[in-house]
Context: one part of a larger RNA
RNA sequence: CUGGGCGUAAAGGGCGCGUAGGCGGCGCAUCAAGUCAGGCGUGAAAGCCCCGGGCUCAACCCGGGAAUUGCGCUUGAGACUGGUGUGCUCGAGUCCGGGAGAGGUAAGCGGAAUUCCGAGUGUAGAGGUGAAAUUCGUAGAUAUUCGGAAGAACACCAGUGGCGAAGGCGGCUUACUGGACCGGUACUGACGCUAAGGCGCGAAAGCGUGGGGAGCAAACAGGAUUAGAUACCCUGGUAGUCCACGCCCUAAACGAUGAAUGCUAGGCGUUGGGGGAUAGCCCUCAGUGCCGCAGCUAACGCAUGAAGCAUUCCGCCUGGGAAGUACGGCCGCAAGGUUGAAACUC
Repeated sequence: CUGGGCGUAAAGGGCGCGUAGGCGGCGCAUCAAGUCAGGCGUGAAAGCCCCGGGCUCAACCCGGGAAUUGCGCUUGAGACUGGUGUGCUCGAGUCCGGGAGAGGUAAGCGGAAUUCCGAGUGUAGAGGUGAAAUUCGUAGAUAUUCGGAAGAACACCAGUGGCGAAGGCGGCUUACUGGACCGGUACUGACGCUAAGGCGCGAAAGCGUGGGGAGCAAACAGGAUUAGAUACCCUGGUAGUCCACGCCCUAAACGAUGAAUGCUAGGCGUUGGGGGAUAGCCCUCAGUGCCGCAGCUAACGCAUGAAGCAUUCCGCCUGGGAAGUACGGCCGCAAGGUUGAAACUC
């Protein structure tokens, strides 16, 4: 250097945008850098290898050959890679016409419920549990009716339904705004794919400043349970959960399955479109599920949204523990994150 892998055995980066780099559609012409062929030069000697010879043999020595797979120059070839020029439309994109959607941001609005406050009715319990007790209640609770306040979340619809790159997104209305899909095929003419660094996004918890605080609830307190009970159960309850701005940057960030493209039997459901029939049905594109053939797989299983058959690019793995630790660097207000060993041991 080549050779093996990454759903579950070690291994896909949490996700995107994109720089360098790598890779890249069809035709013609041209150049000849890569590539290929011939020639010349060089590739010291010794050694290795082959042939022959000299010491009685051998080691050793002598002669010849081969090899030195390389490099330079030169003459050619022109398929492929590459450069240049020119053209093309199927890749990619633009345009026009449509419909779908919890996609994002901001503002406003709504009802149910909960808690609290005021008032009325009303009386002895309520609450809670396996059973209880702590707790609340004659200073009138629970229940019930009316009124008021506050915060948070949006029952039903609701669906292996939809949207988003991922995290994620669910009451209604408005404004602003991103993407995808279908149909038309008017336009550009390879403008593409991937992506080390880089930049951005990134649940929950946590942090800073200021607000807010109904319910819930780490910590904490009490009551139970128990041999004990720093728990499970119960009564309370503070951070937090909510908002604004700024950090943090992690996750079973999961499909434990990187991105892109092409190809490879079907059947059934479902979402959004298009086309043809018109009673039911059929065709087609894009998504989303179940089953299943070939094939693959250690098996489980995957199976046109592959874990099948191939190509390109990136990331990652190399026995278990020590350890995602130590040290150092970078980042962070901190918590910590990221990069990431070794001794030793089995």

Background
This is a predicted structure of a 346-nucleotide part of an RNA (small-subunit ribosomal RNA, central domain) from an Alphaproteobacteria bacterium. Taxonomically the source falls in Alphaproteobacteria (Bacteria, Pseudomonadati, Pseudomonadota). The coordinates come from a structure-prediction model, not an experiment, and the mean pLDDT is 89.